[in-house]
RNA sequence: GGGAUGUAAUCUCCGAAUCUAAGUAGUGGGGGACCCAAUUUUUGGGGUGAAUCUUGAGGUAUCAAGAGGGGCGACUUGGGCGUCCUAACCCGUCAGCUAACCCCAUAGGAGUACACCAAGCGCAGUU
Repeated sequence: GGGAUGUAAUCUCCGAAUCUAAGUAGUGGGGGACCCAAUUUUUGGGGUGAAUCUUGAGGUAUCAAGAGGGGCGACUUGGGCGUCCUAACCCGUCAGCUAACCCCAUAGGAGUACACCAAGCGCAGUU
């Protein structure tokens, strides 16, 4: 100096989910006028979320592939490469947008290993 494996953290990641002694703070979401839009309401409809759609196999459960969507690879952005996810829950026949106004949440879970290219920012050292 290179490679592999493992560990740790007052470190990092998904997420709105943090600060504060507390809170009416901060952040996220839903409902809700005129105007505008839409008139298709069992073929129910709608909400949070990246988590939808298409095709094939199967008696079903489910499985596979693809498109679209999303995360990570330790400063930020764009690109390249690699890798992973594409759930779950809720409302209860009902909700377009929507000022005022009203309501709700502020959890839970986890551990990456390309300093590849370009631009930018920052830090340290030397002159």